[in-house]
Context: one part of a larger RNA
RNA sequence: ACGAACGCUGGCGGUAUGCUUAACACAUGCAAGUCGAACGCGAAAGUUUCUUCGGAGACGAGUAGAGUGGCGCACGGGUGAGUAACGCGUAGAUAAUCUGCCCUGAAGUUUGGGACAACCUUUCGAAAGGAGGGCUAAUACCAGAUAACAAUGCAUUACAUAAGUAGCGUAUUUGAAAGCUUUAUGUGCCCUGGGACGAGUCUGCGUACCAUUAGCUAGUUGGUGGGUUAAUGGCCCACCAAGGCGACGAUGGUUAGCGGGUCUGAGAGGAUGGUCCGCCACACUGGAACUGAGACACGGUCCAGACUCCUACGGGAGGCAGCAGUGGGGAAUCUUGCGCAAUGGACGCAAGUCUGACGCAGCAAUACCGCGUGAGUGAAGAAGGCCCUCGGGUCGUAAAGCUCUUUUAUCGGGGAAGAUGAUGACGGUACCCGAGGAAUAAGCACCGGCUAACUACGUGCCAGCAGCCGCGGUAAUACGUAGGGUGCAAGCGUUGUUC
Numbered sequence: 001a002c003g004a005a006c007g008c009u010g011g012c013g014g015u016a017u018g019c020u021u022a023a024c025a026c027a028u029g030c031a032a033g034u035c036g037a038a039c040g041c042g043a044a045a046g047u048u049u050c051u052u053c054g055g056a057g058a059c060g061a062g063u064a065g066a067g068u069g070g071c072g073c074a075c076g077g078g079u080g081a082g083u084a085a086c087g088c089g090u091a092g093a094u095a096a097u098c099u100g101c102c103c104u105g106a107a108g109u110u111u112g113g114g115a116c117a118a119c120c121u122u123u124c125g126a127a128a129g130g131a132g133g134g135c136u137a138a139u140a141c142c143a144g145a146u147a148a149c150a151a152u153g154c155a156u157u158a159c160a161u162a163a164g165u166a167g168c169g170u171a172u173u174u175g176a177a178a179g180c181u182u183u184a185u186g187u188g189c190c191c192u193g194g195g196a197c198g199a200g201u202c203u204g205c206g207u208a209c210c211a212u213u214a215g216c217u218a219g220u221u222g223g224u225g226g227g228u229u230a231a232u233g234g235c236c237c238a239c240c241a242a243g244g245c246g247a248c249g250a251u252g253g254u255u256a257g258c259g260g261g262u263c264u265g266a267g268a269g270g271a272u273g274g275u276c277c278g279c280c281a282c283a284c285u286g287g288a289a290c291u292g293a294g295a296c297a298c299g300g301u302c303c304a305g306a307c308u309c310c311u312a313c314g315g316g317a318g319g320c321a322g323c324a325g326u327g328g329g330g331a332a333u334c335u336u337g338c339g340c341a342a343u344g345g346a347c348g349c350a351a352g353u354c355u356g357a358c359g360c361a362g363c364a365a366u367a368c369c370g371c372g373u374g375a376g377u378g379a380a381g382a383a384g385g386c387c388c389u390c391g392g393g394u395c396g397u398a399a400a401g402c403u404c405u406u407u408u409a410u411c412g413g414g415g416a417a418g419a420u421g422a423u424g425a426c427g428g429u430a431c432c433c434g435a436g437g438a439a440u441a442a443g444c445a446c447c448g449g450c451u452a453a454c455u456a457c458g459u460g461c462c463a464g465c466a467g468c469c470g471c472g473g474u475a476a477u478a479c480g481u482a483g484g485g486u487g488c489a490a491g492c493g494u495u496g497u498u499c
Base pairs, nucleotide, nucleotide: 001497002496004495005494006493007492008491011371012370013369014368015367016366017364018363019329024327025326026325028324029323030322033071034070035069038068039067041065046059047058048057049056050055078282079281080280087207088206089205090204091203092202093201094200097199098198102195103194104193105192108189109188110144111143112142113141119134120133121132122131123130124129150173151172152171153170154169156167157166158165159164180186208254209253210252215245216244217243220242221241222240223239224238225237226236227235257279258278259277260276261272262271263270264269284305285304286303287302288301307318308317309316310315335361337360338359339358343357344355345354346353347352374404375403376402377401384395385394386393387392410435411434412433413432414431418426443488444487445486446485447484448469449468450467454483455482456481457480458479464471465470
């Protein structure tokens, strides 16, 4: 010093922190939706009118709802298993690259078409979930027209040189979609230049231990040509060559997420990486791709495996290392809370919806900081305890008594800021005022030396103590108890770990 634990004790407030072990298994609820200003469809309860009492109409309502479509779901949140690595840190490169939404510049937004869900219907299945037929819309899908400063090929100029960059000429190719009324400098869409943001890739240097690990390597090292990718590259493939790494520690093994930081120290250094911030990796275990601007995707898909659950035995469902919570492990670590009021995010023109991010509250002396448990006076040095040489000494102004105060606690009243218009979970909270009353509030360890603090009794190498030296065998300041004392104090000790 601590993310601590244990023992004894425990008044309050503020601010932080809280599974270090089993990346063990998980009941239940919630944690990612949103848009009717893209599109078609479209209930019911209930109320009411008519009625041949069967029913029909109106409102409810173009509402609820599911579906097509768009954007988001790659953020935010968790964990540290793996990783000794361009993973991280730092300094660079990208003339080898991409970038939805956002900002900005230029040009455009034309003509047509056929479907598929939803819906209706038939049907299979225990279920999960399908199959067939029929109808239909779009900012869904397809075809055509138009265009270049975009892409590709060829020619050429300037710069640079390793591939290239910038410009110019020519040939070919390629696009679009509407909706709204609040009709306007609106919003959206398509192509394209630039920016911003973000990301990919590459490189120099740094980055644990073991030599009781000394040799390792065939896509291995390089070349040519292709493929793949946004992009370089044995990244992959065919062929050719025989290389490449290593005592400046290769290869192998063990351990480990890295950094800003944190702790310690005068510093150098040593140890460490919990909370917060940046990066990386992972999402039951292993593998794979799809969609997309972005994933090889925690709450998506497919395959395999282990496990759990449902089953009509044919077949299906699941993944808390999200927030709470449960079992288990453990010395040990919290509520199945409130709210979207604020900040931020997704969607939407907006109203708004969603948000266990977040803001708050709850639990825990787990840590730090602050406050209190009273103040003054008071000697008959009371009673009582302990000691005693029996004279006395000490606890001790301590108590009582007297005079005060009311922090805090309790009760009553008022009552915010946080919110630029409205909107406050927190919360009748913080804070303020008033009331009464010393009232509601002290322990723990130690007292042989180190090391501040001593006597009595009990015990008798016993019981016990102990960090080291060592105490205890009948006068123990070292064991146990008591009185007294010392040190810290809502804590005090012990244990563990680091310096």